[in-house]
RNA sequence: GUCCUCGUAGUGUAAUGGAUAACACGGAAGCCUCCGAAGCUUUAAAUGUGAGUUCGAUCCUCGCCGAGGGCA
Numbered sequence: 001g002u003c004c005u006c007g008u009a010g011u012g013u014a015a016u017g018g019a020u021a022a023c024a025c026g027g028a029a030g031c032c033u034c035c036g037a038a039g040c041u042u043u044a045a046a047u048g049u050g051a052g053u054u055c056g057a058u059c060c061u062c063g064c065c066g067a068g069g070g071c072a
Stems, first nucleotide, its partner, number of pairs: 001071007010025004018055001027043005048064005
């Protein structure tokens, strides 16, 4: 230089055009307990960025940013 893959809560992953963006671990509060742990209940927290397509975008297209890989 060129091509490919990836970017979603603190972490690891779902959701593949229709919604309230889901689950686990972790965090907070409550219940329980003599106190903790465990268990139960509740709760906060996320789509890398900008544009485009569409009635509607996490999802499709393009640019940029970042990570990884193939070739040279």
This is a predicted structure of a 72-nucleotide RNA (transfer RNA) from Psychrobacillus sp. OK032. Model confidence (mean pLDDT): 81 of 100. It matches the Rfam family "tRNA". Rfam classes the family as a transfer RNA. From the family's description: Transfer RNA (tRNA) molecules are approximately 80 nucleotides in length. Taxonomically the source falls in Psychrobacillus (Bacteria, Bacillati, Caryophanales, Bacillaceae). The sequence is in RNAcentral, with records from ENA.